Background
c-di-GMP-I riboswitch aptamer, 88 nucleotides, folded computationally. Its mean pLDDT, the model's own confidence on a scale to 100, is 75. Rfam family: c-di-GMP-I riboswitch aptamer. About the family: GEMM was predicted in a large-scale screen for bacterial structured RNA regulatory elements.

RNA sequence: AUUCGAAUUCGGCAAAACUACUGAAAGGUAGUGACGCAAAGCUAAAGGGACUACUUCCGUUUCAGAGAAAUGUCAGCCAGCUGCACCC
Numbered sequence: 001a002u003u004c005g006a007a008u009u010c011g012g013c014a015a016a017a018c019u020a021c022u023g024a025a026a027g028g029u030a031g032u033g034a035c036g037c038a039a040a041g042c043u044a045a046a047g048g049g050a051c052u053a054c055u056u057c058c059g060u061u062u063c064a065g066a067g068a069a070a071u072g073u074c075a076g077c078c079a080g081c082u083g084c085a086c087c088c
Base pairs, nucleotide, nucleotide: 012037013036017032018031019030020029021028022027035076041081042080043079047078048077049074050073051072055069056068057067058065
């Protein structure tokens, strides 16, 4: 170096719920916890989609709102980018 055989995933992430903190909310962070995941890794500063509305607009005599709007959020919705082991 080649051939044959055996072996390797050991492990990784963590939904709901609960607790604490945070935020106007959606949501986020941490702990407990596992529904699931072979990309449940990364990208939300510019593809689509979803959620929220402090605020602004609309509306109103006032109160109400059934309304409109992302600049906020979601990567465990699709998408884009990158990538490991085994098998072939």